[in-house]
RNA sequence: AGGGUAGGUCGGGCGGUCGCGACUAUCGGUUCAAUUGCCGAUAGUUGAGGAAAGUCCGAACUCAUCCAGACAAAGCGCUUGCUAACAGCAAGACAUGGUUUUAUUAAACCAUGAUGGAAAGUGUCACAGAAACGAUACCGCUGAAAAGUUUAACGAUAACUUUUCAGUAAGGGUGAAAUAGUGCGGUAAGAGCGCACUGCCGGAAUUGGUGACAGUUCCGGCGGACAAACCCCGCUUUGAGCAAGACCAAGCCGGAGUUAUGAGAUGUCUGGCUCGAUGACUCCAGGUAGGUCGCUAAGAGUCUUUUAGCAAUAAAAGACCGAGACAAAUGACCGCUUAAACAGAAUUCGGCUUACGAACCUACCCUUAAC
RNA sequence: GGGCCACUAGCUCAGGCGGUUAGAGCGCGGUCCUGAUAAGACCGAGGUCUGUGGUUCGAGUCCACAGUGGCCCACCA
Numbered sequence: 001a002g003g004g005u006a007g008g009u010c011g012g013g014c015g016g017u018c019g020c021g022a023c024u025a026u027c028g029g030u031u032c033a034a035u036u037g038c039c040g041a042u043a044g045u046u047g048a049g050g051a052a053a054g055u056c057c058g059a060a061c062u063c064a065u066c067c068a069g070a071c072a073a074a075g076c077g078c079u080u081g082c083u084a085a086c087a088g089c090a091a092g093a094c095a096u097g098g099u100u101u102u103a104u105u106a107a108a109c110c111a112u113g114a115u116g117g118a119a120a121g122u123g124u125c126a127c128a129g130a131a132a133c134g135a136u137a138c139c140g141c142u143g144a145a146a147a148g149u150u151u152a153a154c155g156a157u158a159a160c161u162u163u164u165c166a167g168u169a170a171g172g173g174u175g176a177a178a179u180a181g182u183g184c185g186g187u188a189a190g191a192g193c194g195c196a197c198u199g200c201c202g203g204a205a206u207u208g209g210u211g212a213c214a215g216u217u218c219c220g221g222c223g224g225a226c227a228a229a230c231c232c233c234g235c236u237u238u239g240a241g242c243a244a245g246a247c248c249a250a251g252c253c254g255g256a257g258u259u260a261u262g263a264g265a266u267g268u269c270u271g272g273c274u275c276g277a278u279g280a281c282u283c284c285a286g287g288u289a290g291g292u293c294g295c296u297a298a299g300a301g302u303c304u305u306u307u308a309g310c311a312a313u314a315a316a317a318g319a320c321c322g323a324g325a326c327a328a329a330u331g332a333c334c335g336c337u338u339a340a341a342c343a344g345a346a347u348u349c350g351g352c353u354u355a356c357g358a359a360c361c362u363a364c365c366c367u368u369a370a371c
Numbered sequence: 372g373g374g375c376c377a378c379u380a381g382c383u384c385a386g387g388c389g390g391u392u393a394g395a396g397c398g399c400g401g402u403c404c405u406g407a408u409a410a411g412a413c414c415g416a417g418g419u420c421u422g423u424g425g426u427u428c429g430a431g432u433c434c435a436c437a438g439u440g441g442c443c444c445a446c447c448a
Base pairs, nucleotide, nucleotide: 001367002366003365004364005363006362007361008360009359010357012337013336014335015334016333017332018331020047021046022045023044024043025042026041027040028039029038030037049342053353054352056351057350058349059348060347061241062240063239064238066272067271068270069269070268071267073237074236075235076234077233078092079091080090081089082088093115094113095112096111097110098109099108100107101106116232117231121230122229123226124225125224138172139171140168141167142166143165144164145163146162147161148160149159150158180198181197182196183195184194185193199222200221201220202219203218204217205216206215207214208213245293246292247291248290254284255283256282257281258280259279262275263274264273286447287446288445299321301320302319303318304317305316306315307314308313372444373443374442375441376440377439378438381397382396383395384394390428399415400414401413402412403411421437422436423435424434425433
């Protein structure tokens, strides 16, 4: 200098013309009259996002005629803190991977991690391999016995081959994984069989830390992996969702069935309590597709400063906030400017994830060149 | 707006609690049969199991996140 990845800020600007939704004000119409209703005109104010998205988590809010307990089911799972809450965030612990330094152990930095328990039990570990969790032994190594061959005059001995019995787990090869590693001793051959050092697991004591955990000493021991397999332990959990739900108006003003051993938090059971036919539920047929509220000036709100804290965040003070539709508004054209993508609210918030543009900033990585 | 389900060959579907090279029918291609077609017989091709990542020695299967497609819903009585 160029490129890439991740994160942060921003999410085009100015002017003109025409139009759309909401609110406010004025005027006109509607009416016997009037208005806070409805219709229209004029003026003013205001009008999408960082993701409004996916609906993946967590809540607020609303409804369902209760309470307690047990079991089941589902979800979550290192520690501490933050938070209304969370599977979110912050800081740390541990593990894995990468980079750099160093002779090595190791240390520093970065990234990732659904990270309780495999010494409660069950299950799985394909193919290959002798053997895959039961402990065993294919080729080997070693000893004993028997038979045979060779050398030799014969015998003994020795060497070799085969068979049987026994001892081994050094070595070989397979695999993702093979029953601790190295060395010495030991032995017929071998083996943690013994010893030294190292590694790992468990227990106890002690030190540091709120804690996860880490360090030291001693004792005992030496094969695993998988719980995003069943499971065990701990914690949490009623269900439905603004098409929730409340009220008004209009219209249809029906039929059949189930139900007392019933219904009530929507898996089961137990106990209590309440309701129970003018009821509850199911099916068929029918009608309405209107209005008001919920609904957006309110809130776990935004910004600035100070304080506390490593941080997430919290507290105090000051300032500020204005979409609210319902087949659903937020647009079109022109000029200048410099590149403008992804994309369009629908009850409301906090997160996560995904999509995406130019410029700037921060961190890391790669390539090239120079010193 | 809210809730739920599915994705395997061109089409319709299997694939039990993870294991060697993922199957079936129809369709497609070739050969035989026939004077020629259909039917029939034999043979064959065709799949990154929607995508990405994770768990695992190993993933169509288990988990997470995306993508695409589909289904359901109001009130009155």
Predicted 3D model of RNase P RNA and transfer RNA as a complex of 448 nucleotides. Rfam match: Bacterial RNase P class A. Rfam classes the family as a ribozyme. Rfam describes the family as follows. Ribonuclease P (RNase P) is a ubiquitous endoribonuclease, found in archaea, bacteria and eukarya as well as chloroplasts and mitochondria.